[in-house]
RNA sequence: GCGCCGGUAGCUCAGUUGGAUAGAGCGUCUGGCUACGGACCAGAAGGUCAUGGGUUCGAAUCCUCUUCGGCGCG
Numbered sequence: 001g002c003g004c005c006g007g008u009a010g011c012u013c014a015g016u017u018g019g020a021u022a023g024a025g026c027g028u029c030u031g032g033c034u035a036c037g038g039a040c041c042a043g044a045a046g047g048u049c050a051u052g053g054g055u056u057c058g059a060a061u062c063c064u065c066u067u068c069g070g071c072g073c074g
Base pairs, nucleotide, nucleotide: 001073002072003071004070005069006068007067010026011025012024013023019057028044029043030042031041032040050066052064053063054062
């Protein structure tokens, strides 16, 4: 340099023949339970879906620039 894959919540990830409120587990916080914790139960907070632009009535999803990580080739 070229090709492929990936970047979604604090962490690990799901979700792409475009369709309306973006989810799960763990973690965090609050309450319950308990003598106190843990476990368990209930609830809550937390996201510009890496980034700029484009297509579309509508984009995490399609096209494209840049960037970061992984793998392969030279």
Molecule: transfer RNA
Organism: Clostridia bacterium